[in-house]
């Protein structure tokens, strides 16, 4: 140096260009129990690595750019 892929709540992961970004584990409170787990309920966290653009609308499509991976040179 080129090609492909990847980047989304604390993790670990979905998410046809359109309803409030959704599951799981963890977290928080309540309930449950003598107490802890374990089980119920309820909640709080992500403006989608970052900059543009296209479009009424963009996590999704495009460029560009960081950062991880795997290959070729």
């Nucleotide at each position: 140096g080129g090609a492909c892929c990847c980047g989304u709540a604390g993790u670990g992961u979905a998410g046809c260009g359109g309803u409030u970004a959704a599951c799981a584990c963890a977290c928080u409170u309540c309930c449950c129990u003598g107490u802890c787990a374990c089980g119920g309920a309820a909640g709080a966290a992500a403006u989608c690595a970052c900059c543009g653009g296209u479009u009424c609308g963009a996590a999704u499509c495009c460029g560009g750019c960081c950062g991880g991976g795997u290959c070729c040179g």
Molecule: transfer RNA
Organism: Patescibacteria group bacterium